Source information:
Predicted 3D model of a 367-nucleotide RNA (Bacterial RNase P class A) from a Spirochaetia bacterium. Rfam family: Bacterial RNase P class A. It is annotated as a ribozyme. From the family's description: Ribonuclease P (RNase P) is a ubiquitous endoribonuclease, found in archaea, bacteria and eukarya as well as chloroplasts and mitochondria. The source organism's lineage runs through Bacteria, Pseudomonadati, Spirochaetota and Spirochaetia. It is recorded under the gene name rnpB. Model confidence (mean pLDDT): 77 of 100. The sequence is in RNAcentral, with records from ENA.

C1' cells in the first nucleotide's frame, strides 16, 4: 500500500439574486424586518404501543395471532442471554453460521413416481430347506433288475427378512455369537421407551437401573395444548360557530288630506315583516399538533447481555389542509445515491453513489 467481510458515521461546500411555507417584530394598510424549513430510510404498513370515540357484570366459545428456556421493554412476530438441532472448519478443546425449534399412543386425513410392500405391513430377486422327478458316482444283491448312500440339475411347497433392487422416506444403527439360511433370536456399544438420583429459575444436561423394542413421516392439512388480543382509528376526537331551515317571544306597517291632533280615504298584511332569543349544528375557525417512553456527551451503581435507576451539561426553531421546503447564476471539490413529512413514537424490512472511522482476514512491498 491494494482487496475482502462486519460494525459505525457522513449523505457536495460557500457565495449572490428572485421565489415558497411558519413564526416574532413593526406598519392605518400596501408591505418591511428578522428566525427557522424533510430522512436514515421521511419507504413498506409488517409487528407493537401511546392519544381519541365507542363498546364492555363475570365466565365461556368463535375468530385471530404466538410457539424451546429465561430476562429486557410501554409493548411486540423486537433485543439479549441461555439450550436444543443441523451445516462449516479443526486431531481434539473449540470457534463460527443457520434455526417457524410446543405436541405423530387424543381424533381425522396425506405419503405422487418408484417399488414386494408407504403402515393392523409385506415378498420381485437372492438365500436355506425341500415330496416327487431326471442324470452321474459308490456299495450290496437272488443281476435286462432290486434296496442303500452320496451328488449336481430343475423344483410343487415351506423357512426368512440379513443382502440386491425402488423410494424423500422401508419396520432400530453396527459389531459378535447363534442358524439349515437367517432374524433383538442372544450379547456389547450407540438410539429409542419406562424409572431414579444429581446439577440448573427453565429448556435442558450429566449419570444408574430396568425393558428387546411395543412407537415411520406431515401438525408449512385439519387439530390438540399454553399464553395473548373488544372494535374503530388523526377524515380518531373536541371547542367556538356565520348563512338557510325549525322553535319561542316582542312589536305593528307604507303613502295621501299643505304644520300637530283626532278623523277619513287608498295600499300592504299577520301562514307576513322587523327585532331578540333558543338548540342542533353545515360551511369556516381553532384545538388535538411538535418537549418527548425525545436526542447527545460526562460520571456514578446494578446486570453476562439487552437494559435500568441516579446524576450533571448541552441539544431540540417543518407543521401543511389542494398541502411550503425551490429555482437561476458564479467558484470550488472526489461531480453528489436512494427518495421527500401529513398525530406521534419504538422495532423489522427493502432502497442506496460515494466519503470516513473502527475491528478482523488476504496479498503485495520495506525494515
Nucleotide at each position: 500500500a491494494g482487496g475482502g467481510c462486519a460494525g459505525g458515521u457522513c449523505g457536495g461546500g460557500c457565495c449572490a439574486c428572485c421565489g415558497c411555507c411558519u413564526c416574532g417584530g413593526c406598519u392605518g394598510g400596501g408591505g418591511c424586518c428578522g428566525a427557522g424549513g424533510a430522512g436514515g430510510a421521511a419507504a413498506g404498513u409488517c409487528c407493537g404501543g401511546g392519544c381519541u370515540c365507542c363498546g364492555c357484570a363475570g365466565a365461556g366459545c368463535a375468530u385471530g395471532g404466538u410457539g424451546c428456556c429465561g430476562g429486557g421493554u410501554a409493548a411486540u412476530c423486537c433485543c439479549c442471554g441461555g439450550g436444543g438441532u443441523u451445516c462449516g472448519g479443526g486431531a481434539a478443546a473449540c470457534c463460527g453460521g443457520a434455526u417457524a425449534c410446543a405436541g405423530a399412543c387424543a381424533g381425522c386425513g396425506c405419503c405422487a413416481c418408484a417399488g414386494a410392500a408407504a403402515a393392523c405391513a409385506u415378498a420381485c430377486c437372492a438365500c436355506c430347506u425341500g415330496g416327487a422327478g431326471c442324470a452321474c458316482c459308490c456299495g450290496c444283491u437272488u443281476c435286462u433288475g432290486g434296496c442303500g448312500g452320496g451328488u449336481g440339475c430343475c423344483g410343487a411347497g415351506g423357512g426368512c427378512a440379513a443382502g440386491g433392487g425402488u423410494g424423500a422416506a422401508a419396520a432400530g444403527g453396527c459389531g459378535g455369537g447363534g442358524u439349515a439360511a437367517g432374524a433383538g433370536c442372544c450379547c456389547a456399544c450407540c438410539g429409542c421407551c419406562c424409572g431414579g438420583a444429581g446439577g440448573g429459575c427453565a429448556a435442558c444436561c450429566u449419570u444408574c437401573g430396568g425393558g428387546g423394542c411395543a412407537c415411520g413421516g406431515c401438525a408449512a392439512g385439519c387439530c390438540u395444548c399454553a399464553c395473548c388480543a373488544g372494535g374503530a382509528g388523526c377524515a380518531a376526537a373536541g371547542u367556538c360557530a356565520a348563512g338557510c331551515a325549525g322553535c319561542g317571544g316582542a312589536u305593528g306597517g307604507g303613502c295621501c288630506c299643505g304644520g300637530c291632533u283626532c278623523g277619513g280615504g287608498c295600499c300592504g298584511c299577520a301562514g307576513c315583516a322587523u327585532c331578540c332569543g333558543c338548540g342542533g349544528g353545515u360551511a369556516g375557525a381553532c384545538u388535538g399538533c411538535a418537549c418527548g417512553a425525545u436526542c447527545c456527551g460526562g460520571g456514578g451503581a446494578c446486570g453476562u447481555g439487552a437494559g435500568u435507576c441516579c446524576u450533571c451539561g448541552g441539544a431540540c426553531c417543518a407543521g401543511a389542509u389542494a398541502g411550503a421546503u425551490g429555482g437561476u447564476g458564479g467558484c470550488c471539490c472526489u461531480c453528489g445515491a436512494c427518495a421527500g413529512a401529513a398525530c406521534c413514537c419504538g422495532g423489522c424490512u427493502u432502497a442506496c453513489a460515494g466519503g470516513c472511522c473502527u475491528g478482523c482476514c488476504c496479498u503485495c512491498u520495506u525494515u